Description:
This is a predicted structure of a 73-nucleotide RNA (transfer RNA) from Rhodospirillum rubrum ATCC 11170. It matches the Rfam family "tRNA". It is annotated as a transfer RNA. RNAcentral holds the sequence, with entries from Rfam.
RNA sequence: GAGCCCGUAGCUCAGCUGGUAGAGCAGUUGACUUUUAAUCAACGGGUCACGCGUUCGAAUCGCGUCGGGCUCA
Numbered sequence: 001g002a003g004c005c006c007g008u009a010g011c012u013c014a015g016c017u018g019g020u021a022g023a024g025c026a027g028u029u030g031a032c033u034u035u036u037a038a039u040c041a042a043c044g045g046g047u048c049a050c051g052c053g054u055u056c057g058a059a060u061c062g063c064g065u066c067g068g069g070c071u072c073a
Stems, first nucleotide, its partner, number of pairs: 001072007010025004019056001027043005049065005
């Protein structure tokens, strides 16, 4: 220098055939319990890496930038 893959909640990830952003774990509150743990219920938490574009509508499509990984030179 070139190619490919990835970037979504505190963490691990799903959603990528464009149409209200989700799960598990973690956190908070409550129930239960002598207490803790476990269990159950509820709640909070995201400019979807960033910018521009296409579209009535973009996490999803296109272009560029940044970061990580792999391969080639």